[in-house]
RNA sequence: CUCUUAUCAAGAGGAGGGGAGGGACCGGCCCGUUGAUCCUCCGGCAACCGGAGCGCAGCAACAAAGCGUUCAUGGUGCCAAUUCCGGCAGGCAACACUGCUUGAAAGAUAAGGG
Numbered sequence: 001c002u003c004u005u006a007u008c009a010a011g012a013g014g015a016g017g018g019g020a021g022g023g024a025c026c027g028g029c030c031c032g033u034u035g036a037u038c039c040u041c042c043g044g045c046a047a048c049c050g051g052a053g054c055g056c057a058g059c060a061a062c063a064a065a066g067c068g069u070u071c072a073u074g075g076u077g078c079c080a081a082u083u084c085c086g087g088c089a090g091g092c093a094a095c096a097c098u099g100c101u102u103g104a105a106a107g108a109u110a111a112g113g114g
Stems, first nucleotide, its partner, number of pairs: 001114008013042005021031003025087004043079003048075002051071006083106001088103006
């Protein structure tokens, strides 16, 4: 960099550094010199992978694969706004602006592969 699968309406901030843009892209709308984005430290959230406990199931029995649940100590991730909203296609409502809704696409994260 790319492929596959799963998830994306919940949750979680202080200090120090730094000094202008940032929220992937485009449009909107927001955040930001009352110092954002970012970096470091500490703290926290979560439970994808790993680990542990319990229950179910399994078996003649014991175990294993499997399912559910709990814990959070290891590997990641995350801690403004639903992935902030929309962008493409379908459906519904409306004269229309537009609104609601479903599915894609794109993106993010994890696990596995190339």
SAM riboswitch aptamer (S box leader) from an Anaerolineae bacterium, 114 nucleotides, folded computationally. The prediction has a mean pLDDT of 85. Its Rfam family is "SAM riboswitch aptamer (S box leader)". The literature on the family includes a 2003 paper in Nat Struct Biol by Winkler et al., "An mRNA structure that controls gene expression by binding S-adenosylmethionine".